Record summary
Small-subunit ribosomal RNA, 5' domain from an uncultured bacterium, 518 nucleotides, folded computationally. Its mean pLDDT, the model's own confidence on a scale to 100, is 86.
Context: one part of a larger RNA
RNA sequence: AACGAACGCUGGCGGCGUGCUUAACACAUGCAAGUCGCGUGCGCAGUUCCGUAGCAAUACGGGAUCGGCGCACGGCGCACGGGUGCGUAACACGUGGGCAAUCUGCCCUCUGAUGGGGAAUAACCCCGCGAAAGCGGGGCUAAUACCGCAUAACAUUCCUUGGACUACGGUUCGAGGAUUCAAAGCAGCAAUGCGUCGGAGGAGGAGCCCGCGCCCGAUUAGCUAGUUGGUGAGGUAAUGGCUCACCAAGGCAAUGAUCGGUAGCUGGUCUGAGAGGAUGAUCAGCCACACUGGAACUGAGACACGGUCCAGACUCCUACGGGAGGCAGCAGUGGGGAAUCUUGCACAAUGGGCGAAAGCCUGAUGCAGCGACGCCGCGUGGGGGAUGAAGCUUCUCGGAGUGUAAACCCCUUUCGACUGGGACGAAUGCCCGCAAGGGAGUGACGGUACCAGUAGAAGAAGCACCGGCUAACUCUGUGCCAGCAGCCGCGGUAAUACAGAGGGUGCGAGCGUUGUUC
Numbered sequence: 001a002a003c004g005a006a007c008g009c010u011g012g013c014g015g016c017g018u019g020c021u022u023a024a025c026a027c028a029u030g031c032a033a034g035u036c037g038c039g040u041g042c043g044c045a046g047u048u049c050c051g052u053a054g055c056a057a058u059a060c061g062g063g064a065u066c067g068g069c070g071c072a073c074g075g076c077g078c079a080c081g082g083g084u085g086c087g088u089a090a091c092a093c094g095u096g097g098g099c100a101a102u103c104u105g106c107c108c109u110c111u112g113a114u115g116g117g118g119a120a121u122a123a124c125c126c127c128g129c130g131a132a133a134g135c136g137g138g139g140c141u142a143a144u145a146c147c148g149c150a151u152a153a154c155a156u157u158c159c160u161u162g163g164a165c166u167a168c169g170g171u172u173c174g175a176g177g178a179u180u181c182a183a184a185g186c187a188g189c190a191a192u193g194c195g196u197c198g199g200a201g202g203a204g205g206a207g208c209c210c211g212c213g214c215c216c217g218a219u220u221a222g223c224u225a226g227u228u229g230g231u232g233a234g235g236u237a238a239u240g241g242c243u244c245a246c247c248a249a250g251g252c253a254a255u256g257a258u259c260g261g262u263a264g265c266u267g268g269u270c271u272g273a274g275a276g277g278a279u280g281a282u283c284a285g286c287c288a289c290a291c292u293g294g295a296a297c298u299g300a301g302a303c304a305c306g307g308u309c310c311a312g313a314c315u316c317c318u319a320c321g322g323g324a325g326g327c328a329g330c331a332g333u334g335g336g337g338a339a340u341c342u343u344g345c346a347c348a349a350u351g352g353g354c355g356a357a358a359g360c361c362u363g364a365u366g367c368a369g370c371g372a373c374g375c376c377g378c379g380u381g382g383g384g385g386a387u388g389a390a391g392c393u394u395c396u397c398g399g400a401g402u403g404u405a406a407a408c409c410c411c412u413u414u415c416g417a418c419u420g421g422g423a424c425g426a427a428u429g430c431c432c433g434c435a436a437g438g439g440a441g442u443g444a445c446g447g448u449a450c451c452a453g454u455a456g457a458a459g460a461a462g463c464a465c466c467g468g469c470u471a472a473c474u475c476u477g478u479g480c481c482a483g484c485a486g487c488c489g490c491g492g493u494a495a496u497a498c499a500g501a502g503g504g505u506g507c508g509a510g511c512g513u514u515g516u517u518c
Stems, first nucleotide, its partner, number of pairs: 001517003005514005012378006018371002020336001025334003029331003034076003039073006046066001047064007083289003093213007102206003107202008115149001117147002124139006155180001157178009185194003215261003222252003227249008264286004268279004291312005314325004342368001344367003350364001351362004381411004391402004415459001417454005425445001430439003462507005467488003473502005483490002
């Protein structure tokens, strides 16, 4: 000097930050991922129209180009966003290269298509089993769900062949022939719009490889059998012992292999004149993980925090047959600990998902709450006022100190209190219009910030220290006791070092102590 601090005493206001460093311990409750009716089926109640009955209210049946709710199929999203730092000493990270060894949904640009058929199934209805979770059988039906067929510019694979480049392994640009592979519609009167399929390129993203850098221990010296290399095959989006068969016998290591310990890495942060040392909270990039271990499925993308399956530990329900769960999301609870917050408001803004849009969802985010935890700012009044009140302290009893301090006089009113007014953040979007333009609205924070006014010095100071280091001295008590102490050391009857008081010194809404780093 610093801190994600803690503890003691004290505590007026505001702004901006920041807040489980320990048990990756266990978790009650609520919320944190949905959305699309302009893909589709069904159910329910409604609106409206028609018919029948009725004087009528209304009832029943049918229709609709009407809107709503629910269930289900289907599409996209759920791989983002948010959390944590267990593991990891590793191409994990950082940095610089490479992929002629690769993939890429949505988005952008260009290009060519979007023809014609088929078979099912959920919801629903019926039956059955079960305490439940849920499950089985039969029947009906649709699609942008599923399956063939046609077409094939481009593309795939194979054959023939020309040019260019070459590290002679190939790469690249063509030509001809064969071969394989697509699709879905919806809205609208229409124009057209939104989609679907194939291809080329891009953007952004991802995967893989390599050089260099990256903690401690030698009281760890040898390690290695898919091990090191080759051939071939399999596998992958893709290279590769990634996997396998065969062959060879290699590969690493004192420039520290192997083993053990510790640890997420970085931009940064703290300190320091620098070199360096320490560190990796908040914010940002990358990585790893999601009760513990293992596995794959779906998908453009996962081996998937709020998905599936298996095993395990734990908790819960049970009709004992069987089931359910996973806060290292936001709040919150118990526990551990010196120690770390509200079971808040809102989607108004920014961003994200879905949707043609309106819009819906969003504990991301924006805000508010709590904590002097940190930094910064402000206030607790200003001027005058005595050879100087009282009290207290001291004294050589004369006096001295507290001390312009108070009282008293004059003044001001920040902050706080109260009264009144009161935002910016808001423009997208929506409606009208051919357009120019016009119109109606949208704020969680918040009656907040801010502005004006009212009253009155009124509501607002403590903490540590005073032997030397080190700024600051006397009295009383105590008597090697009680105690102090960072070091030196104080205390055994005159203690500036203990305790109290008066006075003083230093900081000040803080001041000290402890811990840690330089």